[in-house]
RNA sequence: ACAAUGGAGAGUUUGAUCCUGGCUCAGGAUGAACGCUAGCGGCAGGCUUAAUACAUGCAAGUCGUGGGGCAGCAGGUUUGUAGCAAUACAGAUGCUGGCGACCGGCAAACGGGUGCGUAACACGUACGCAACUUACCCAUUACUGGUGAAUAGCCCAGGGAAACUUGGAUUAAUACACCAUAACAUAUAGAAAAGGCAUCUUUUUUAUAUUAAAGCUUCGGCGGUAGUGGAUGGGCGUGCGGUUGAUUAGAUAGUUGGCGGGGUAACGGCCCACCAAGUCUACGAUCAAUAGCUGAUGUGAGAGCAUGAUCAGCCACACGGGCACUGAGACACGGGCCCGACUCCUACGGGAGGCAGCAGUAAGGAAUAUUGGGCAAUGGACGAAAGUCUGACCCAGCCAUGCCGCGUGAAGGAUGAAGGUCCUCUGGAUUGUAAACUUCUUUUAUCUGGGGCGAAAACCUCCCUUUCUAGGGGGCUUGACAGUACCAGAAGAAUAAGCACCGGCUAACUCCGUGCCAGCAGCCGCGGUAAUACGGAGGGUGCAAGCGUUAUCCGGAUUCACUGGGUUUAAAGGGUGCGUAGGCGGGCAGGUAAGUCAGUGGUGAAAUCCCCGAGCUUAACUCGGGAACUGCCGUUGAUACUAUCUGUCUUGAAUACCGUGGAGGUGAGCGGAAUAUGUCAUGUAGCGGUGAAAUGCUUAGAUAUGACAUAGAACACCAAUUGCGAAGGCAGCUCGCUACACGGUCAUUGACGCUGAGGCACGAAAGCGUGGGGAUCAAACAGGAUUAGAUACCCUGGUAGUCCACGCCCUAAACGAUGAUUACUCGACAUCAGCGAUACACUGUUGGUGUCUAAGCUAACGCAUUAAGUAAUCCACCUGGGAAGUACGAUCGCAAGAUUGAAACUCAAAGGAAUUGGCGGGGGUCCGCACAAGCGGUGGAGCAUGUGGUUUAAUUCGAUGAUACGCGAGGAACCUUACCAGGGCUAGAAUGUCAGGUGACAGUCGGUGAAAGCCGAUCUUAUAGCAAUAUACACUUGAUAAGGUGCUGCAUGGCUGUCGUCAGCUCGUGCCGUGAGGUGUUGGGUUAAGUCCCGCAACGAGCGCAACCCCUAUCACUAGUUGCCAUCAGGUAAUGCUGGGAACUCUAGUGAAACUGCCGUCGCAAGACGUGAGGAAGGAGGGGAUGAUGUCAAGUCAUCAUGGCCUUUAUGCCCUGGGCUACACACGUGCUACAAUGGGUGCUACAAAGGGUCGCAACACAGUGAUGUGAAGCCAAUCUCAAAAAAGCACUCUCAGUUCAGAUCGCAGUCUGCAACUCGACUGCGUGAAGCUGGAAUCGCUAGUAAUCGUAUAUCAGCAAUGAUACGGUGAAUACGUUCCCGGACCUUGCACACACCGCCCGUCAAGCCAUGGAAGCCGGGUGUACCUAAAGUCGUUAACCGCAAGGAGACGCCUAGGGUAAAACUGGUGACUGGGGCUAAGUCGUAACAAGGUAGCCGUAUCGGAAGGUGCGGCUGGAAUACCUCCUUU
Repeated sequence: ACAAUGGAGAGUUUGAUCCUGGCUCAGGAUGAACGCUAGCGGCAGGCUUAAUACAUGCAAGUCGUGGGGCAGCAGGUUUGUAGCAAUACAGAUGCUGGCGACCGGCAAACGGGUGCGUAACACGUACGCAACUUACCCAUUACUGGUGAAUAGCCCAGGGAAACUUGGAUUAAUACACCAUAACAUAUAGAAAAGGCAUCUUUUUUAUAUUAAAGCUUCGGCGGUAGUGGAUGGGCGUGCGGUUGAUUAGAUAGUUGGCGGGGUAACGGCCCACCAAGUCUACGAUCAAUAGCUGAUGUGAGAGCAUGAUCAGCCACACGGGCACUGAGACACGGGCCCGACUCCUACGGGAGGCAGCAGUAAGGAAUAUUGGGCAAUGGACGAAAGUCUGACCCAGCCAUGCCGCGUGAAGGAUGAAGGUCCUCUGGAUUGUAAACUUCUUUUAUCUGGGGCGAAAACCUCCCUUUCUAGGGGGCUUGACAGUACCAGAAGAAUAAGCACCGGCUAACUCCGUGCCAGCAGCCGCGGUAAUACGGAGGGUGCAAGCGUUAUCCGGAUUCACUGGGUUUAAAGGGUGCGUAGGCGGGCAGGUAAGUCAGUGGUGAAAUCCCCGAGCUUAACUCGGGAACUGCCGUUGAUACUAUCUGUCUUGAAUACCGUGGAGGUGAGCGGAAUAUGUCAUGUAGCGGUGAAAUGCUUAGAUAUGACAUAGAACACCAAUUGCGAAGGCAGCUCGCUACACGGUCAUUGACGCUGAGGCACGAAAGCGUGGGGAUCAAACAGGAUUAGAUACCCUGGUAGUCCACGCCCUAAACGAUGAUUACUCGACAUCAGCGAUACACUGUUGGUGUCUAAGCUAACGCAUUAAGUAAUCCACCUGGGAAGUACGAUCGCAAGAUUGAAACUCAAAGGAAUUGGCGGGGGUCCGCACAAGCGGUGGAGCAUGUGGUUUAAUUCGAUGAUACGCGAGGAACCUUACCAGGGCUAGAAUGUCAGGUGACAGUCGGUGAAAGCCGAUCUUAUAGCAAUAUACACUUGAUAAGGUGCUGCAUGGCUGUCGUCAGCUCGUGCCGUGAGGUGUUGGGUUAAGUCCCGCAACGAGCGCAACCCCUAUCACUAGUUGCCAUCAGGUAAUGCUGGGAACUCUAGUGAAACUGCCGUCGCAAGACGUGAGGAAGGAGGGGAUGAUGUCAAGUCAUCAUGGCCUUUAUGCCCUGGGCUACACACGUGCUACAAUGGGUGCUACAAAGGGUCGCAACACAGUGAUGUGAAGCCAAUCUCAAAAAAGCACUCUCAGUUCAGAUCGCAGUCUGCAACUCGACUGCGUGAAGCUGGAAUCGCUAGUAAUCGUAUAUCAGCAAUGAUACGGUGAAUACGUUCCCGGACCUUGCACACACCGCCCGUCAAGCCAUGGAAGCCGGGUGUACCUAAAGUCGUUAACCGCAAGGAGACGCCUAGGGUAAAACUGGUGACUGGGGCUAAGUCGUAACAAGGUAGCCGUAUCGGAAGGUGCGGCUGGAAUACCUCCUUU
C1' cells in the first nucleotide's frame, strides 16, 4: 500500500490460593401471556391449544351474440270495465327490454384455508426425458358439405310427510349420431442419406389403410374442425443435501433381474404368466420415535446453534377410510358412489349434512379480533360488449401485540417559602428553580371553515396515423375508504406519567416498623432487637406510554472444542496380544488428471440482508438501482502435492549365516532341609500360649531328646532398584520339546510397513463342575479371653479351600493409575547382555534396566532420549456431584455373576495440587515444682466464710473448668440496699437557665402519724440610690434541661483475668513462587531468652527478651535532730538524763562496686566448665515494678462513661418494718484440733513495719475481767498504741477422749450505737459435743524458701477478721534424672479438620414427604401376520332379458375400504404387596473412614454378621514410623 469494521465479562467450592468443573447473571429476540399504568398518530401483526363440534348469513358463477321458451319484472300492442278525458284495473299477446327454472358451452382442478399424514425423489439444488402431455393464448397450414334419431324444459296423469320421483304426450340446439371429403396427422411395410447416447433419432421419399367440423350475426365479425411450431402449466427419472435411537442387526417372495404380454399421456414389477436367485445392509438396511420442506427468521465476530408465525415457492389434506366418473387438467374443500362415526328432520316408511373459505358460536386454553363497508382500485371467471359474480382483494372496526414518531410545555424566578424527610436538633441538610410569581409559545386534544392524491380507463363520441391488426390525442362517466389525510383560523398551560429497582453481580441510601416471625430471593444469600436485602416512608437510579414478571430461543458456554478442549494425580488409556475391514504410509522417473488450483459460461425465483438514491413533514414503512446469495452444473487450462498406473532403488520391514543370554513356556525324572503323623526308645511333670490369662494337650506318660517309617506341599543361602515374558506372571537340580530377544556379517527379497472398529486368543486371586490328593496354613464354625457390648482385633482348635488332571468363570489399585508406532531434542553416574581395540587404568559402540539434571512442558506436584518435551499416524475413552455401574432389555455363564448400560428425582457444589494454621493414642529437640526426690497440707471432725440447691413476701444483683466459689464486699443491726410488705410525693431527692411573685428561708413550738409527710403558730434580709427602682441572696410558682443499681458486656469505651514473664510477633527493601505464600525467623552450636556466634538470597529494622527504675546485700562521701554515745566531764535508785561529741549504729541524699574482667581446660566463635583466685556479692547476687502480636464474642452497662431500647402519679423519689444472716443437703477456701517436738503455771529475753486530735493515751485508782473514773504527754525518729510470740529457764501433767480439744448451751456482765429481738463483739462463771492424723483422689513449695511464731494496718460508731494486705522472729529436707502424667516452645511428617479432634464422619433402625423398579393381574393404544367375510368401483368374462345394431341390464370372476376370528410382538396406564433411592436444625444403636484414626487403608473375590463392617486368598501404595543395605548429588 491493499484487504478487513470484527471477538469485554462477572458471582459462586477455600481460612486463603491456583486449577478443573458445573450452576447463575448482565445482551438480543418473540404470533406471546400475566400484573400495574395509559395522551395521540403512522406502519405491521392477531387460535401457537381441540385436523374438536358447529346455529345463521355470505365465499362460483357466467353467457339470451348457442337453444326451446316466458314463471316473475318493465314496456308495447290488443280486448274489456270504470271514467268526459288523463288515467286506473282486468284479460289476451314473447312483440320488445330482459329473464326464474331447463338443454348447451366455458369456468368450477384457479383463487382462499389448514399442517393431519409424510424421513419420502416429499422438499432444496443441479441435470436428464432418444419415454411424455398441455384447455384458454400467439404464429402458421388446410377445411367448415350433407343427413338423422332423440331428450330436458313446457303440458297431462300419478306416488311421497319430505327429499324427491314414476308414467304418458310433444319439442329445439354450438347437445347426440351417421355419411362425404382429407394430410405436413396416425398405423403398417420399404428405400436412401446424415447424426447420436445402447435401445435409436432426424431428413427425404414410396405404397396401403384409418380419422373432422356448428353455427350465431346488427354482415364489421365472433366461432368450429384437423395439423405444425411457440409460450405457459404439468408428468416422469437421476446425482448430491438436510432428524434421533444399535437397550432396533439383519431385512426382503413381486422381493431383485430376465423374456413375453396388459395398462398409461409416457418409462417402469405399475400389473400378469413363465424362468433365474437374486436385492438392501455396519458409509447403519429393517424397525421405532419425532417432523410438512424451502427462500428465509432470531442470535452469533464468525463457524455455527435454534426456529420454519406473517410474506413467497413446492407438497399434503378437506368429518375418518376406500373408489372411480366427468374433464386439457381431479381421483376433485363449498361434485358423485360406498362403508364408518357423529349431528339434524321425520307422518317411523325414509331422508339431510360436512366452516382446516369470511364473519360468528360453543368447547379447550395463560391466550388471539367484526355475524362491518365496497367491488372505487389490483387480480380472477364468464361474456363480442355493457356487465354480472368475486368474504380473492381494497378499506373500515377491536387489541399498547410489536416497530417508529410526537406530546404532556419554554424562559426567568432564592426569603433557597411552607409542608414532608433526615441529622451531630438555639441550628443545619435535602426535596429544590422545584413551587408560588412574571413573561412567552400552541405541537397535540377541542371548536369552526376549506379540502385531496389514489382515476388509469374501459364504454360512447370526435380527430390523427395505419395493409390487416392496432396505436395516439381531445371530450363524457365512475371513490367503499371519507363530513378522512392535509391546510387555515379561534381560545387557553389550557387536555395528557407511569412502572420497576436501590446488599454484591448492577446505576441508585437513609428513617421507622418487624424480630429465623411475617416475608424476600436470578445466583451468592438476607430476617434470631440498631435489617442500605422483609413491610412502609422520604430521597435516589433506570426506562418511559409504557414498565416489570413469566415462558421459549441464540449468546456469553473454548461447557461437544471444524475454526477451538482434553485423558499420571481433577471426568477420561481398552487387562494384554494377534489380526479383518477401514485410516495413514519411504527414495527416484514417467503417464493420466479423480481430488486441488485458475479463467470462463449457465443457474442460484421474487421478497429478505448490505450499499447508493427516491417517496410519505421525519422515522418505521414503501419504491428504484447495485452488490451479494460464500451453492450446484458445464467448459478450457495448470500438474507442485494427494490419488491412480508403469518402471526402478535400498535406508523401513523381513529373511539367511555365525554367536550370546535368560526364574520365557511345556512334559518327565531326581534331591535335601523343614513340618505333621505313626512305631520304638530315653525320661518326668508339666507343656503350650499371652499384654496378662484361659480354652487346649498331659501320670492311659505329654513337652523335650534319639532312631526308623510314611505323607503332601514349598524350594533357605545364592538374591540384587538383577534377569525373562505381550500382559497375567515366572525361582531346587537334570533331560526332552518349543518360543523369543540381542550382537556381529551386510549375503537375499524389494515398501512386503504402522495402527486396528468388529473378531480371535491369552488373562492373578477368589469361585464353580467331575475325579484324585490332603502335610501345612486357613474363610465359615466352636471354645477361651478382652469389652458397656465384641457377631472383631489376641489365643486354642478347625471345614471348604490351598495341591494335581480335565472343563468353566474373565474380573483386580489387571498401576508406570501414563495406548501402540515413528522421527527429533543438553549432560552425568550406576548396572545387565554383547561386540571392537586393549596393559590391570580407561575408552568407543548396540540393545535393555535405573537415579539425578538442562531446555521445554505442567494447575502444581512433578516429567525430562524408558517424556508428561517437539511433531506425525491410527485406535480407545471423557463432558458437574449423587441417584448408579443401579433399573429394564439384550448377549455370555452350571451358578456366582460378567459385558453393554439409562431415567425420574435431588444438590450448588463434588474434585485436583499446593499454602498457612490447628490436631495426631506420628517422630525429633528443649523447657516448667510438670513428673520424680522431699517437706507440709486438703479430702474425715467442729466451727468460720463463700457457692449451689431448697425455702421465702423478699431471701437484691453479678462472678461458674483451668481463668467463679474468705470473688465485686478493704467491714449488710438502721443507713449501706439495689430486694419484699405497707404508708406517702409527682418538674419530682440534687444542680443549672428564663420569667413571675415574696422578703424571706432556715430555726423554734404545737397537733396528727410508725416515720416520712401534712396542718398551724412564732420569728424574719443585704447593697446602691433622695425615691421609683435595680442588683445580690434566699424561698416559692410556672416553663425548660429530670430521674432509673431497668435491658442489652453478643452494639461499645475504659479497666481486668488467662495462655504467660511463655519467647515469641511483625515490617521495609530485595530474592523465590502464576498465586495463597515463602525467605529473613530455617540450619550447626549456645543461652533463662529470636541471648549471642558461625553459615546462608538475603540485608536491615520494629514490638517483645535483656538493660535503664525501685527495695535489699558492701563500702565511701555529705549532713547530724526527735536518732546515736567510743572518748572527756557532770548527775541519778536507774535510764544519752545533762554538757559535749560527729567516731560507731542509724537516718537519707550522692557515689563506688560485678564485666566471664583475670587464670586454667574445652571450643573457630558465642560460650561452657572449675569446692580457681580476688571479692560484701560470681556468672541474671536476691526481690519488685514492667505483661509483645494475639486468643477465649472471657469478665464488668451494678465503679465510671456511653449507643440503642424500655419506663415517667412509676421500673423514679422519701419513710417504717422486714430481708440479704433462712436450712434436709452438696461443694470450695480457711481456722482450731485430735496432743508429750505437747498442755498448764511462773520467771527471763530479742524485732520490723505501721497507726494516732471526732484520735492514741502513759500513769494512778476501782473491778476476777471485758472495762470504768481521773489524767500527763503527743498533730509524732520526741508522746502513745506496745505486751512481741515462738524461744530460754524452772515446776507440773504421763498417754487417758485426758490438766488434749474446745463446739454447743445456761447464767451474769462490759462496750459501741436512736436502737444489739430477728442480727454485734467482748468478759466472767458453769456446761464440755465431734475429733485419737483422715477412702478414692488432690494442692503448695527448690532457700532465708517450705514449715512455724507472733506484730501492724485499711475498711470501721461497733463488729461477725479465722479474711485481705504488709512486717519481722525461728528456720529445714530433697532434686538420680526426663521414661511416663500435665502445660508450653521449635523443626519435621500425615490429615477427608479450618466453629480447627469438644473436629469431621459411616451404616442399620424409627418418623414425614417425593419420584422410581418389580409384581398375580386388570384396562387401553398403534403396527404387522394368518384365516373368514366383503360394500362402492375399475378391469375381465358372459347363450337366455332389453335393443335392428352399437350397446345395456343382469350374472360370474380378480382386487379391495371396512367387519370378524386367532396367536404373537411392541408400547402406555393402573395394581394388593414388595425393592432399593433421594430429601428433611436438634430421634435410636454403635464408631467403620480421615492422624500409624487407635487392627494402615484400599481393589477383586468368597463367606459371615443388628449396622457400619469382620475374616480368608491374591494384588496396590493413593501407608506412617524406625533400623539396615544400596544408589545418586555436592564438597
A computed fold for a 1531-nucleotide RNA from a Bacteroidota bacterium, annotated as small-subunit ribosomal RNA.
The sequence was found in a public genome assembly.
NCBI's taxonomy places the organism under Bacteria, Pseudomonadati, Bacteroidota.